The prediction has a mean pLDDT of 86. The part of an RNA shown here (large-subunit ribosomal RNA, domain IV) has 341 nucleotides and comes from a soil metagenome. The full RNA is in RNAcentral, with records from MGnify.
Context: one part of a larger RNA
């Protein structure tokens, strides 16, 4: 000097973001056991009894050794799963159906798998991928296979827009590359023509084929424009004015706009800023929490929507039970320092 093991009166979560940590609970037999619910399940619910030795009788297993049950009597202790070992539970919600799986060394989830659902390619030398190639995977598979999106269990269910943009289909007509190409132009010069000539040519105009440079009718696929299909493709899903015999409000109506103006469910929501929204539960008292409400700033259907039994080292709110988490510390087995030896 720490003080992790332990142990503590009286309260018993008053601690603290938060019961974090420690406590409580434990085994085994017997009773008993809610909603709910996919009938499996929830269950080890919850919640009580018993639980040790010794003497005696009975019964059941077994060839026995032994083992199990059960009945009567007795002992002993604060305590009989006497120690070690060894669920705390119980309600309401979010979130994901489950079991798995991840960030080797700060996340273990509501994140990713996943069975199921749907689109879509792919007729097999498949489609798709590796790799310059040869070649291999796919697959020694063949559409009930295989590849690639996206949704994610099951129930109920998945609305309305095809204008944009991606894709599929069409092929009449617009556009339209290389190539092909009638035709034109220019340069080059064999011949020619007209000047000159020192007769060798030189100069001027014309100017064949060949060459060569260049225009260019027309012709000329996909593609794109066009037509039409598709939203479990990528996406989108109105505004303003008025209206009923209190007032409120608008079942109703004008009107503009638009591809079509959010249907079902569901909603201050893991989403609500205003917000600590308003009522109701719950507490003495709650910005959390749970049931409603619906002015949805800015929920909404396989970027799935709503529910849902069972699961969960998940989030969130509560009760019970226990606690040294705290009022408020105390004691302390032990472990260092230091000083003496």
């Nucleotide at each position: 000097u720490c003080g992790u093991a332990g142990c503590c009166a009286a309260g018993g979560a008053a601690c603290u973001c938060g019961g974090c940590a420690a406590a409580u609970c434990a085994g085994a037999u017997c009773c008993g056991u809610a909603a709910c619910u996919u009938c499996g399940g929830g269950a080890g619910a919850a919640g009580g009894a018993u639980u040790c030795c010794c003497c005696g009788g009975c019964c059941c297993c077994u060839c026995g050794c032994g083992g199990g049950g059960u009945c009567g009597g007795g002992g002993c202790g604060c305590a009989g799963u006497g120690a070690c070992c060894c669920g705390g539970u119980c309600c309401a919600a979010u979130c994901g159906a489950c079991u798995g799986u991840u960030u080797a060394c700060c996340a273990a989830a509501a994140a990713c798998a996943c069975a199921g659902g749907c689109c879509u390619c792919u007729g097999c030398c498949a489609a798709g991928g590796c790799g310059c190639a040869a070649g291999c995977c796919g697959a020694c598979g063949u559409a009930u296979a295989g590849g690639g999106g996206c949704u994610g269990a099951c129930a109920c269910c998945u609305g309305c827009c095809c204008g944009g943009u991606g894709c599929c289909g069409g092929a009449a007509g617009g556009u339209c590359a290389a190539g092909g190409a009638a035709g034109g132009g220019g340069g080059u010069u064999a011949a020619u023509c007209g000047g000159c000539u020192u007769c060798g040519g030189c100069c001027g105009g014309u100017g064949a084929a060949g060459c060569u440079c260049u225009c260019a009718a027309c012709u000329g696929a996909a593609g794109c424009c066009c037509c039409g299909g598709u939203a479990a493709a990528c996406g989108g899903c109105g505004g303003c004015c008025g209206u009923a015999a209190c007032u409120a409000u608008a079942a109703c109506g004008g009107u503009c706009c638009u591809a079509a103006g959010g249907u079902a469910g569901c909603g201050a929501a893991a989403u609500u800023c205003c917000u600590u929204g308003u009522c109701g539960g719950g507490u003495a008292a709650a910005u959390u929490c749970c049931g409603a409400c619906c002015c949805g700033c800015a929920c909404g259907a396989a970027u799935g929507g709503c529910g849902u039994a069972a699961c969960g080292a998940c989030u969130u709110g509560g009760g019970c039970g226990c606690u040294g988490u705290c009022u408020c510390a105390a004691c302390g087995a032990g472990a260092g320092a230091u000083c003496c030896g």